[in-house]
RNA sequence: GCCUUAGUGGCUCAGCCGGUAGAGCGCUACCUUGGUAAGGUAGAAGUCGGGGGUUCGAAUCCCCCCUAAGGCU
Numbered sequence: 001g002c003c004u005u006a007g008u009g010g011c012u013c014a015g016c017c018g019g020u021a022g023a024g025c026g027c028u029a030c031c032u033u034g035g036u037a038a039g040g041u042a043g044a045a046g047u048c049g050g051g052g053g054u055u056c057g058a059a060u061c062c063c064c065c066c067u068a069a070g071g072c073u
């Protein structure tokens, strides 16, 4: 230098055939209990790595850049 994969709530990940973002764990409040744990209900938390483009509409498609892992020379 080139190629591939990945980047999404605090963490681990799903969603990537374009239709308006979810799960588990964790966190907060409440219920339950004599109390704790477990269980239940509700809630908070995401510029979808950054910028631009296409489109009525982009996490998803295109371009450039950044980061990480792997491969080739």
Base pairs, nucleotide, nucleotide: 001072002071003070004069005068006067007066010025011024012023013022019056027043028042029041030040031039049065050064051063052062053061
Description: A computed fold for a 73-nucleotide RNA from Methanobrevibacter ruminantium M1, annotated as transfer RNA. The sequence is in RNAcentral, with records from ENA, GtRNAdb, MGnify and Rfam. Lineage of the source: Archaea > Methanobacteriota > Methanobacteriales > Methanobacteriaceae > Methanobrevibacter ruminantium. The same sequence occurs in records of 6 taxa.